[in-house]
RNA sequence: CACGGGUGCGUAACGCGUAUAGAACUUACCUUUUACAGAGGGAUAGCCUUUAGAAAUGAAGAUUAAUACCUCAUAGUAUUGAGAUUUGGCAUCAAGACUUAAUUAAAGAUUUAUCGGUAAAAGAUGGCUAUGCGUCCUAUUAGCUAGAUGGUAAGGUAACGGCUUACCAUGGCAACGAUAGGUAGGGGUCCUGAGAGGGAGAUCCCCCACACUGGUACUGAGACACGGACCAGACUCCUACGGGAGGCAGCAGUGAGGAAUAUUGGGCAAUGGAGGCAACUCUGACCCAGCCAUGCCGCGUGCAGGAAGACUGCCCUAUGGGUUGUAAACUGCUUUUAUACAGGAAGAAACACAUCUACGUGUAGGUGCUUGACGGUACUGUAAGAAUAAGCACCGGCUAACUCCGUGCCAGCAGCCGCGGUAAUACGGAGGGUGCAAGCGUUAUCCGGAAUCAUUGGGUUUAAAGGGUCCGUAGGCGGGCAUAUAAGUCAGGGGUGAAAGUUUGCGGCUCAACCGUAAAAUUGCCUUUGAUACUGUAUGUCUUGAGUUAUAGUGAAGUUGCCGGAACAUGUGGUGUAGCGGUGAAAUGCAUAGAUAUCACAUAGAACACCGAUUGCGAAGGCAGGUGACUAACUAUAUACUGACGCUGAUGGACGAAAGCGUGGGUAGCGAACGGGAUUAGAUACCCCGGUAGUCCACGCCGUAAACGAUGGAUACUAGCUGUCGGGACUUCGGUCUCGGCGGCCAAGCGAAAGUGAUAAGUAUCCCACCUGGGGAGUACGUUCGCAAGAAUGAAACUCAAAGGAAUUGACGGGGGCCCGCACAAGCGGUGGAGCAUGUGGUUUAAUUCGAUGAUACGCGAGGAACCUUACCUGGACUAGAAUGCCCUUGACCGCUCAUGAAAGUGAGUUUUCCUUCGGGACAAGGUGCAAGGUGCUGCAUGGUUGUCGUCAGCUCGUGCCGUGAGGUGUUGGGUUAAGUCCCGCAACGAGCGCAACCCCUAUCCUUAGUUGCCAACACGUAAUGGUGGGGACUCUAGGGAGACUGCCUCCGUAAGGAGUGAGGAAGGAAGGGACGACGUCAAAUCAUCAUGGCCUUUAUGCCCAGGGCUACACACGUGCUACAAUGGUAGGUACAGAGGGGAGCAAUACUGCGAAGUGGAGCGAAUCUCAGAAAGCCUAUCCCAGUUCGGAUUGAAGUCUGCAACUCGACUUCAUGAAGUUGGAAUCGCUAGUAAUCGCGCAUCAGCCAUGGCGCGGUGAAUACGUUCCCGGACCUUGUACACACCGCCCGUCAAGCCAUGGGAGUCGGGGGUGCCUGAAGAUGGUGACCUUAUAAGGAGCUAUCUAGGGUAAAACUGGUAACUAGGGCUAAGUCGUAACAAGGUAGCCGUACCGGAAGGUGCGGCUG
Repeated sequence: CACGGGUGCGUAACGCGUAUAGAACUUACCUUUUACAGAGGGAUAGCCUUUAGAAAUGAAGAUUAAUACCUCAUAGUAUUGAGAUUUGGCAUCAAGACUUAAUUAAAGAUUUAUCGGUAAAAGAUGGCUAUGCGUCCUAUUAGCUAGAUGGUAAGGUAACGGCUUACCAUGGCAACGAUAGGUAGGGGUCCUGAGAGGGAGAUCCCCCACACUGGUACUGAGACACGGACCAGACUCCUACGGGAGGCAGCAGUGAGGAAUAUUGGGCAAUGGAGGCAACUCUGACCCAGCCAUGCCGCGUGCAGGAAGACUGCCCUAUGGGUUGUAAACUGCUUUUAUACAGGAAGAAACACAUCUACGUGUAGGUGCUUGACGGUACUGUAAGAAUAAGCACCGGCUAACUCCGUGCCAGCAGCCGCGGUAAUACGGAGGGUGCAAGCGUUAUCCGGAAUCAUUGGGUUUAAAGGGUCCGUAGGCGGGCAUAUAAGUCAGGGGUGAAAGUUUGCGGCUCAACCGUAAAAUUGCCUUUGAUACUGUAUGUCUUGAGUUAUAGUGAAGUUGCCGGAACAUGUGGUGUAGCGGUGAAAUGCAUAGAUAUCACAUAGAACACCGAUUGCGAAGGCAGGUGACUAACUAUAUACUGACGCUGAUGGACGAAAGCGUGGGUAGCGAACGGGAUUAGAUACCCCGGUAGUCCACGCCGUAAACGAUGGAUACUAGCUGUCGGGACUUCGGUCUCGGCGGCCAAGCGAAAGUGAUAAGUAUCCCACCUGGGGAGUACGUUCGCAAGAAUGAAACUCAAAGGAAUUGACGGGGGCCCGCACAAGCGGUGGAGCAUGUGGUUUAAUUCGAUGAUACGCGAGGAACCUUACCUGGACUAGAAUGCCCUUGACCGCUCAUGAAAGUGAGUUUUCCUUCGGGACAAGGUGCAAGGUGCUGCAUGGUUGUCGUCAGCUCGUGCCGUGAGGUGUUGGGUUAAGUCCCGCAACGAGCGCAACCCCUAUCCUUAGUUGCCAACACGUAAUGGUGGGGACUCUAGGGAGACUGCCUCCGUAAGGAGUGAGGAAGGAAGGGACGACGUCAAAUCAUCAUGGCCUUUAUGCCCAGGGCUACACACGUGCUACAAUGGUAGGUACAGAGGGGAGCAAUACUGCGAAGUGGAGCGAAUCUCAGAAAGCCUAUCCCAGUUCGGAUUGAAGUCUGCAACUCGACUUCAUGAAGUUGGAAUCGCUAGUAAUCGCGCAUCAGCCAUGGCGCGGUGAAUACGUUCCCGGACCUUGUACACACCGCCCGUCAAGCCAUGGGAGUCGGGGGUGCCUGAAGAUGGUGACCUUAUAAGGAGCUAUCUAGGGUAAAACUGGUAACUAGGGCUAAGUCGUAACAAGGUAGCCGUACCGGAAGGUGCGGCUG
């Protein structure tokens, strides 16, 4: 060899930290001091011989030495025993000196200088032991303990001690957390933080533990020993199968694992260690080098000039700009670093040796000499040359930095919010930019922000959160005065708080990182001296807190007994007869066996009308007829008494609505469940008829409620007004003051607000309880309680980015109030049934082009589809194109003819300009280039236009005021109006867009004008007519004016205004119509009127042509026309409009035709001519109620007209035919006066016309409105809301499907720990020891007893994995069933409990208002 080096398994412990103690101990080497070292003896390794074994390793014999071993001697300041004594202290005691007895020592080497040896004392260093305090989580771990706690004695140890043993006692620990379980080496320190804290324990230092796993001792000063031993076990290796060997958590290195962690290097030159007298040896400690951007620090990749702002790239509003960008090129300069060459350290001072000096002769100092792994390294010099050197992330906000392209809810991004569905600054790429830089990003973890566990520094009415209430234990807190003490507290001193680290000053490496030195700090612990205000402790005292007593009262306070009347029910009897009862309406039910109704009597149970209230009492739950007994409480006043006796209150105890449970009673009414009847799509409900448990009593459980004031208890303080209950004092009887309760409104304050406000949610103090995002879940497991139901305690996985409170604005309500509208009602006429027309859906098709789709699409775009239109289909052609502009060339082109063709087109032939200022132009063709073209897509990229709410009365702003704010006020209120119209009031005052008015038409009058209009008077003329001359009177035309304003009267009213069969007036209260449409809503409609961004297409999605289609036809719907007839049809006669149109036109008149029409054609670009005959009406005649003299569809025949052309597919005419239909189900539409109804006329489009449509015009011309309950729509105010995509909203539960985690689970597989029994190696201790060594009566082998690692076995407990099956939970795209909740949510909701039901849920009982 116990140091140094490694690791962190174990350990929750005096292990560690800190402070003490050892008067209970030890310490090799080192230092100091004292003393000593005499004599003798026997072995044994090595060596030699023989021998076993494969080896490891031995065995036997012979012989030998020592500082190895043994014996004797000597010794006290050593040890032990006994005795008396001095001093001190800290209890046991300690120290000193004295007497006596007993027991132990030693070793030599040598160069004679020294180095060693023995005993003892002291120091230093190291260790050991004990104690105070501190040291993680779980109570779903609450009791643990048998050497356990203490004593006596003995043994053992270096030493104290149950450390061990025997005996005795029954203790010891624990809610201030024992025991158990989980996790973990501790500290100096490190990270973070303003700090308090929170997190961590790498490198460096200190301590501990460990060395393959477990046990054991030996040696030694020190170990129960990393590179020692023995045993057991697991593993690896060698073997001749008999036996053996091993332990990198030392330095390198290998394997495995893993996201991941280095060289089998150099040297002992320095520092340090061990041995040695020394030289020296050893040292993977250490000093160096290697690898790694792992971290920190420093340096570089150049600097200056340089605008034609070059080229490329990228972007744009694209002839041109911007940006990259002074960037580059180019010119000049510098040379750190890299490269090459040359020089070249410090780190070394010693030991030893030689020599010198000093003195005390072996020590110290001086001089000389020797020693470098790193390393030819750091560093220095010279040389050439910008030469050798830039990346990563990001660019939507947070957060510095923006554009294009691609993609199209795809691909993808994402820290949070979120981005992507055809214009993405968010994905991918690019250009540009921003940040950092030899790094930059990502991930993980910790602290911060987070006052988001709140000591500093939070909360609990409604957001999470006050225990259901009281009593009370421990604990916490506690009135006045005085004295003492000094525990807390404060101040001073001392010790300690290792070094390193952190901080500060100074210094050393060129700077810095790094290092050195000094200081400060180390907020702590111990000790000592002092102070005494406060707290504590002790003593004394006081009365105001608390309590006792007296007097007077109060109350639905409690327990128990007795008594009472009304009502319901039942029974008996009487009267009496057909219904009663019940509902939205009914039915079930009761009733002729006599109900209901009514009278009398009787019986029974439960509850107590009026008083009665915003009342009272009680701790809460709760308590109500009257009265007695017993018990408790509270209030006021006042005398006396006790003298802080107080407050709160974990654990604990008691009480605790309703429901429910047990036993025994009772049962009138009510009434879960249940039965029946209704309602309903269903109705396990709401409604009705019955009805059991229950509700009641006694005793015993349960222990929960929205047990609520959603507000714990106590004390003190802080403006008022008002009501009431119970007292007292005073009173002028009006009241005033005061104490204690119960209420209302408010000041300040508080509060997120709502609100609260002396009964605080204000200001403070004390104590308790509780909270920490939503869901999972008050669930699971465990435990306690319970007869059960269940209660109490009470998680996690997983999942979401919210859940929630108060208030605001809207919207909505099967909420309320008020008001309006042909909204209803009152009326008139229709639609829905028939035929036809027309539009749409559907179907069909090659195509049936496209759009419009509740109101607000459907006789709509279309104000007119045979071709064209036309966008669709089929087929045939063209490709800078069918059209237009610019440029160039030519002078023709067009036209005509022929061929072909369905045409477009293709081919051939023929023909050959005009104007001119002579520059050219018009026109046409050809060429070329630039712009093509698209009824292709997107109305959800847009402009413009339009519909609708709605001609509804609303929508806003400025300033001020109120509110933290959203926002409010104004704009609400009282009246009034058609009206946010006006008036009054008002923290509002004003204003804007809307309303109204201004504009147009119609109705009256006046005036001006007088043709083509008019004609009274005058004249002419005709068969007749304003036909003519004239006229402007009238009508009319069209310019300008007047007129109507509640102006006047009466009444009502403050006013605004309203009423009147008012007057007057042509017109009366907006005279009647029109144009005119606020802020906005519906991503409403339109890319096919037009315009337009983007995308798509380019021998086609463009363009030309022919034919077809848009016109189809089982059917369904909308809008209309014509009818069904007599208020009518038919025939004949006859009267009266207005507004329009007309030149490729309207067309008179005449003739022809039955007619549509034709021929010819006056007049008229029209107040002149014409379309043009108005019709209903009126008069006369006829028809006589029928499928008709109604109705006219359909079909046949013959025609007319337009047009290149009427087949698909026109209109009209004539003759013939003569269908359905006899007034229309449910339902539904329009209209309030010149309106509805009815009658005809005109126009646009247009060759013609499918027009019965649309837009206008006039003729005739009604009925009804009591009224606002109801339906629909709308305006305003208010209320509720879980809605805000706004009720076509939101949302609950079962079931079905997929995924995920969890609980239970017959079992099954492990894990750690404990207990009993059996066995038991090495070893230790004791006993024995006949055998061995014998120099010693000493040792040993062996045997044996006890203890023990390990092994085996048994029964339990705890804990984990897994499991058929099973339970609930969470998430998921558009599944199924219902509709529970939010509005009065259509039965108000919710809480507790019980029963029932597919499900939400329903019902009973009690409670709450949220």
The prediction has a mean pLDDT of 83. Small-subunit ribosomal RNA from a plastisphere metagenome, 1410 nucleotides, folded computationally.